Large-subunit ribosomal RNA, domain VI from a soil metagenome, 268 nucleotides, folded computationally. RNAcentral holds the full RNA, with entries from MGnify. Its Rfam family is "Bacterial large subunit ribosomal RNA". The prediction has a mean pLDDT of 88.

Context: one part of a larger RNA
RNA sequence: CGUAGGAAACUUGAGGAGCGUCUCCCCUAGUACGAGAGGAUUGGGGAGGACCGACCUCUGGUGUGCCGGCUGUCCCGCUAGGGGCAUCGCCGGGUAGCCAGGUCGGGACAGGAUAAACGCUGAAAGCAUCUAAGCGUGAAGCCCCCUCCAAGAUCAGGUUUCCAGUUCGCUAUAUGCGAACGAAGGCUCCUGGAAGACGACCAGGUCGAUAGGCCGGAAGUGCACGACAAGCGAUUGUCGCAGCGGACCGGUACUAACAGCCGAGCGC
Repeated sequence: CGUAGGAAACUUGAGGAGCGUCUCCCCUAGUACGAGAGGAUUGGGGAGGACCGACCUCUGGUGUGCCGGCUGUCCCGCUAGGGGCAUCGCCGGGUAGCCAGGUCGGGACAGGAUAAACGCUGAAAGCAUCUAAGCGUGAAGCCCCCUCCAAGAUCAGGUUUCCAGUUCGCUAUAUGCGAACGAAGGCUCCUGGAAGACGACCAGGUCGAUAGGCCGGAAGUGCACGACAAGCGAUUGUCGCAGCGGACCGGUACUAACAGCCGAGCGC
């Protein structure tokens, strides 16, 4: 820009893409077959490999703004308690998120037309013949079935719902042209996000829980500071399963979501 007014939501699916796998065990059955050795077709059940998708309850990894322990040095006047630096200083753990070696799921089933092949009926050619007319069975393959994209599919589809006047100017009267305000709705902007390279997408913008803060809780760490007590002391015990606590779960307008713009007027 188009999709013959402007919008919002939900859709149809022309077309396209993806998937399509393999092995073993058990039963049928030590049956059919075979002198024996051996050993099925078929149908049913189960387990697994690789691959793919999703997810984080579990098992773990990471987790540089969480907690604890430890060393050196500088600083906070000193003690005590802390802070900076030393690979995140080193070490022990670890929430959310992300992740796999973790968890769950997938390949299917059914249908249609076929290939090789196997048939029925059957002449040419009184026989024979699956083929010449005609009709079947028959593959991991083909078309469907399953998953995803999809109406710029310009043949531009469908359904539902929402919105439709006031003023002014020009021409000089027409169902005319133009402009402004502005409908439904949308955009910029702003607060943000398991969304994201950027656009986009999603949740919100005071009629508000969108983010931060604060409050409560949880995971985690592992028992704080201080005081008191015991010991010559290092240290230990009690108050105290303490203290701290990023992302997690809730609540609460304290802070920040300010401020603007665009947007139909048609056809019968």